[in-house]
This is a predicted structure of a 1514-nucleotide RNA (small-subunit ribosomal RNA) from a metagenome. The RNAcentral record of the sequence draws on SILVA. The coordinates come from a structure-prediction model, not an experiment, and the mean pLDDT is 83.
RNA sequence: AGAAUUUGAUCUUGGUUCAGAUUGAACGCUGGCGGCGUGGAUGAGACAUGCAAGUCGAACGAAGAGAGGAGCAAUCCUCUUUUAGUGGCGGAAGGGUUAGUAAUGCAUGAGUAACUUGCCUUUUACCUGGGAAUAACGGUUGGAAACGAUCGCUAAUACCUGAUGAGGUUAUCGGAAGACAUCUUUUGAUAACCAAUGGAGGGGAUCCUGAGAGGGACCUUCCGGUAAGAGAGAGGCUCAUGUGGUAUCAGCUUGUUGGUGUGGUAAAGGCGCACCAAGGCUAAGACGCCUAGGCGGAUUGAGAGAUUGACCGCCAACACUGGGACUGAGACACUGCCCAGACUCCUACGGGAGGCAGCAGUCGAGAAUAAUUCGCAAUGGACGAAAGUCUGACGAUGCGACGCCGCGUGAAUGAUGAAGGCCUUCGGGUUGUAAAGUUCUGUCGCCCUGGAACAAGAAUACCUGGCGAAUAACCGGGUAGGAUGAGGGUACAGGGAAAGGAAGCACUGGCUAAUUCCGUGCCAGCAGCUGCGGUAAUACGGAAGGUGCAAGCGUUAAUCGGAUUUAUUGGGCGUAAAGGGUGCGUAGGCGGACUAAUGCGUCGGGUGUGAAAUUUCGGGGCUCAACCUCGAAGCUGCAUUCGAUACGAUUAGACUAGAGGAAUGGCGGAGAAAAUGGAAUUCCAUGUGUAGCGGUGAAAUGCGUAGAUAUAUGGAAGAACACCUGUGGCGAAAGCGGUUUUCUAGCUUUUUCCUGACGCUGAGGCACGAAAGCAAGGGGAGCAAACAGGAUUAGAUACCCUGGUAGUCCUUGCCUUAAACGAUGCGUACUUGAUGGAGUUGGGCUCAACCCUAACUGUGUCGUAGCUAACGCGAUAAGUACGCCGCCUGAGGAGUACGUCCGCAAGGGUGAAACUCAAAAGAAUUGACGGGGACCCGCACAAGCAGUGGAGUAUGUGGUUUAAUUCGAUCCACGCGAAGAACCUUACCUGGGCUUGACAUGCUUGAGAUCGCGGCAGAAAUGUCGUUUUCCCGAAAGGGACUGAAGCACAGGUGCUGCAUGGCUGUCGUCAGCUCGUGCCGUGAGGUGUUGGGUUAAGUCCCGCAACGAGCGCAACCCUUGUCAUUAGUUGCCAGCACGUAAUGGUGGGCACUCUAAUGAGACUGCCUCGGUUAACGAGGAGGAAGGUGAGGAUGACGUCAAGUCCGCAUGGCCCUUAUGUCCAGGGCUACACACGUACUACAAUGGCCGGUACAGAAGGCAGCGAGACCGCAAGGUGGAGCAAAUCCGCAAAAACCGGCCCCAGUUCAGAUUGUAGUCUGCAAUUCGACUACAUGAAGAUGGAAUUGCUAGUAAUGGCGAGUCAGCAACAUCGCCGUGAAUACGUUCCCGGGUCUUGUACACACCGCCCGUCAAGUCAUGGAAGUUGGUUUUACCCGAAGUCGCUCACCCAACCGCAAGGGGGGAGGCGCCGAAGGUGAGGCUGAUGACUGGGACUAAGUCGAAACAAGGUA
Repeated sequence: AGAAUUUGAUCUUGGUUCAGAUUGAACGCUGGCGGCGUGGAUGAGACAUGCAAGUCGAACGAAGAGAGGAGCAAUCCUCUUUUAGUGGCGGAAGGGUUAGUAAUGCAUGAGUAACUUGCCUUUUACCUGGGAAUAACGGUUGGAAACGAUCGCUAAUACCUGAUGAGGUUAUCGGAAGACAUCUUUUGAUAACCAAUGGAGGGGAUCCUGAGAGGGACCUUCCGGUAAGAGAGAGGCUCAUGUGGUAUCAGCUUGUUGGUGUGGUAAAGGCGCACCAAGGCUAAGACGCCUAGGCGGAUUGAGAGAUUGACCGCCAACACUGGGACUGAGACACUGCCCAGACUCCUACGGGAGGCAGCAGUCGAGAAUAAUUCGCAAUGGACGAAAGUCUGACGAUGCGACGCCGCGUGAAUGAUGAAGGCCUUCGGGUUGUAAAGUUCUGUCGCCCUGGAACAAGAAUACCUGGCGAAUAACCGGGUAGGAUGAGGGUACAGGGAAAGGAAGCACUGGCUAAUUCCGUGCCAGCAGCUGCGGUAAUACGGAAGGUGCAAGCGUUAAUCGGAUUUAUUGGGCGUAAAGGGUGCGUAGGCGGACUAAUGCGUCGGGUGUGAAAUUUCGGGGCUCAACCUCGAAGCUGCAUUCGAUACGAUUAGACUAGAGGAAUGGCGGAGAAAAUGGAAUUCCAUGUGUAGCGGUGAAAUGCGUAGAUAUAUGGAAGAACACCUGUGGCGAAAGCGGUUUUCUAGCUUUUUCCUGACGCUGAGGCACGAAAGCAAGGGGAGCAAACAGGAUUAGAUACCCUGGUAGUCCUUGCCUUAAACGAUGCGUACUUGAUGGAGUUGGGCUCAACCCUAACUGUGUCGUAGCUAACGCGAUAAGUACGCCGCCUGAGGAGUACGUCCGCAAGGGUGAAACUCAAAAGAAUUGACGGGGACCCGCACAAGCAGUGGAGUAUGUGGUUUAAUUCGAUCCACGCGAAGAACCUUACCUGGGCUUGACAUGCUUGAGAUCGCGGCAGAAAUGUCGUUUUCCCGAAAGGGACUGAAGCACAGGUGCUGCAUGGCUGUCGUCAGCUCGUGCCGUGAGGUGUUGGGUUAAGUCCCGCAACGAGCGCAACCCUUGUCAUUAGUUGCCAGCACGUAAUGGUGGGCACUCUAAUGAGACUGCCUCGGUUAACGAGGAGGAAGGUGAGGAUGACGUCAAGUCCGCAUGGCCCUUAUGUCCAGGGCUACACACGUACUACAAUGGCCGGUACAGAAGGCAGCGAGACCGCAAGGUGGAGCAAAUCCGCAAAAACCGGCCCCAGUUCAGAUUGUAGUCUGCAAUUCGACUACAUGAAGAUGGAAUUGCUAGUAAUGGCGAGUCAGCAACAUCGCCGUGAAUACGUUCCCGGGUCUUGUACACACCGCCCGUCAAGUCAUGGAAGUUGGUUUUACCCGAAGUCGCUCACCCAACCGCAAGGGGGGAGGCGCCGAAGGUGAGGCUGAUGACUGGGACUAAGUCGAAACAAGGUA
């Protein structure tokens, strides 16, 4: 620091996901040790048991125990000790938890001149005289218990009262100083009021008491007490700023806001009350609702931030739930009290007891969180004079890998690269120096030994300073200093033995480090995203290897980061999400130039504070580290003070460049109202006139003989204003168009006269706001939703046509939305240019206009820089800046639901969530496609000829059938693979056999030459019996060849996969295309070149051009054919010469000709004319056998179709192995209701039949072609001359021509079918061959829709040959020659193709994509009669405890009084308030609800065809 994912590819926008760090975690697998931390996050749920707050006898009385003394004893005294009670202090701290609380809280900073303060420190003064009770205790007594009742006795540092008053408080009257308004401080006078308690130790003299002992006074020390002041620390209250979400919560408030008075409090205050006034808060968010303890800090981050508030620390709140006060310095009190409620427990049923959110522990719920441990040794706290007691605070240990940190599980050497595993191309590779082996070491753990080293500072003794009369006592300092340890026999140290006891987890397609085999076969499964899996899975499962981390590793959950994806740092809004429809204007924000003042912002210095811990830096201590610790920095903040005054702000003054006004002349479909005009349409009346009109793609509905349409005249009505009219004008936008008038507003030119910043923007608000729509009243010619009819159509609730109502028009009032668009908010300033319209003004010229020129305003086009993802924008910015407003944050759900506001309604404004997806989107690129365009080509159409489709037959296919009818092949399969299925072929079926095999190679064993012949069984394969013979080399041993047998490796497979492949082939297409290098353009995909203008059969050539060149294709080179020449003449030929025959090159001879087959020539737009750009090229002509690639063939670019073929062959993988191999017999591939393709033969007279007469080419022949001759009607037979062929043979060519018959008919056409008799091939002709003869004589009379071939030696037509082959299904296929046409105007249309261009939502590419209803399933959600909870408000009722007030007939010790009584107090009663509870009515919110609404999702459902191309009606 980035990466993956939208696309065929690209750039952008934009979301999703990942890599990092972290956690009080949980879960899975695994687990050696130690240190330091940490551990109930959920039910503030309920709790058994134990412990967590006591202490003081030096405050007090009493009781018990022990010891000592006195006494005969009872008993008394002293000392020690224990304790229930009175009393004091402490139980308000410490500890726990986070329910509540959005401010009565917390943080920071102030204030208190509005306050309090026990213990502590310090200062000053004082501590006096009396009194009355009451617990304990004792008696009686109630109760189950808890706990009491009553009588009696007693003490105090308990209680009451008096004295004193340094002092304090209050009131009045003064003085001085200060200050924030009320005031504060200080001082003086007068009056009133306010205190106290003793205890312990010591003591020389004196006094009192006592028989004495002793006690007291007195002196002194310490502790304690009282009053007052100061301090420290602590607390109360107040203020400022900050501290969540929600506006689908917009208004809230009656003690509410303020005042006066009074009460209350430690204290200000509506804190409470009475009266008076009507205020107070709120868009800078009141009030309401939801959520939440706050902070120091923690996590993350570069930072800004975001998230969070475990542990530790500070503050707050709470203590079963709710209310209340008491005591006290402090509480409305966690282990106190009272009341109410819920729950639990005890009970004798009368009544009682309790509160773990203290430490352990239990149950429950939960994914989940520990011991009912030890100790007060340390630190700290309470009490005490102290010893000490108490302390689940705390210190320790235990449990948990929960986290962080550290250590170990060994080290060195060791190649035969062992064995085993895995893979393999079978060679090897890898695991792997890894192991074994050898030599070492000893951390941790184990055993033995040592080990109070550290945590320790007392008491006490001595010395010394202070106090004091004092050597007591006490306080401070110093020296010495025996005892005390939970942890713990622990840390640590020494010794010993032994490599011995100690490694797992995840991942391994990409992101992301790391690959192979096997299994599985869209199954099982994986998955964070993309996505893997349908028979060769690096993605599933296993194995081996590898990678990463390591006592852990993964997963899940969560936070930050990446995410600049809420953008202050640091984003955007023309088309991706996003500019409000437009203006006016309030608050707010921002604001021209000068001077002065202030010093608010701003800047600088100082001071205070910002607790500690944490963090950072530098040191130190545990062996290191984690951890602990010291110092420093920092804590970006707040407050205060001093200073600066440029800028911003404020105040005052002054300016004119912004803004506005005035004057002046113009401009316009600007607005409102009124008046008025002509054309057109329709209607009405009348005339003329007659059969149609109208309408459409074509029609029909409709109108018309009752007279339409047409035409003429006149009239009526309403609406709109042709031409002018123009990317021309005006207006804020919506919008505005005949003419005239009136009223209103705006803009603009010129002048520079006036005001003097008056400005810009603008949340809310107000106004305007097309069309449609609504309400009321008018109006209604034309047009025209709805509706009706006619067409179209499979349907047509549409498009087209004929009609037609609302509406469109006017007035008034609503509605308030549009693709209200420049998809571009308003304002200001700046920034090269070119060109055109409009308005105005100045100048030049002119008689004037036009024209030229300068300026302003408005409006267009092109374009520089710049910007932009690109397209594009470009002075009218989307450039460069500033100010203000509005808006956006993935797609769908959804502009929907609920709520609320507006509206008569329709509806509008505001505006979510659950859930689903990994995309959705923009711009541009290349293709493909279009019922888009332009150009061009092709037997593509057209023009022609002949067909197919109808019949019969042949043949192939589909289908069906079958034991099997083997298999493959969609245009590009279908007379195709198959150039030939009776057996064989043959792959299929049935049956019978074989198992190293029908075939190949190798090895082992043993035997034999191999071969041949015969008999029997059998359908054959095969089995069995018999017989004949004995190979080669070598002296021999032995070896070799061959055969069969046994065994082992292996053979074999037309079994599967053409979607694993090679090779070959088809198709687009013999179409003219397909690319590359360098350069250039573009962010890029890509483009350019290859486009353009011509031309061509052609990307053929020429010209031009940011391109210049090149390659594969085209063409040419090759073959055949057409002309000629040369060479060569046998088997070919025969002109001339000669011979011969009935005749024939038959013979001699010849090679001239034909021909044969080799080599050459020839044709190149070369020549001429014209056109064309002086080109390419085209048109015509000459010559020529041939003329513009002469004709034909071979030749098939980059690629497409996962095209075809595993059954030609080859081949990976899989499968079968006594069978899916192999042999044999028979059957099948030849079936047959039917459908299709391709052919043949016909339907006849351009013909059929009979007879006669001609003319080819090419190819083949020895298991062959087979002549002449003879036989047969014929197929054919007999026979065998010649020929391995320019020699012989098949061989007759046929159509044609000549002559004759038939006479238009199912025929003398046509020949299917069938019968009989034959021939040939072959082992065999039944399934299932061909041919012959005779007989039979079907359909068929030129073929519907549709469709095929062909442009010249072509179509059509006629025959001939060959391959395969025993024969044949051949009418097929491949070739050959004969006869031999017609037509092409032309490119509008159909099909296919090429180039350019355009649109696209397609890219599997139109056989594409895609929308909606309906049907099925699943999920979430809205409405809903209701039902049922929670919370809250309000009214009323009841009213506990308790404070306060009143009362007080009953009761009462202290004071006064001789007494009576008084004062005072209490119980009781009443009143206000008042929790819980009850009743009623509301608000908000949750769950559920028959039924119902839409939504989302779901391989192959239904109906249509709405969108994307002009998507077929843009």
It matches the Rfam family "Bacterial small subunit ribosomal RNA". Rfam links the family to the GO terms structural constituent of ribosome and ribosome.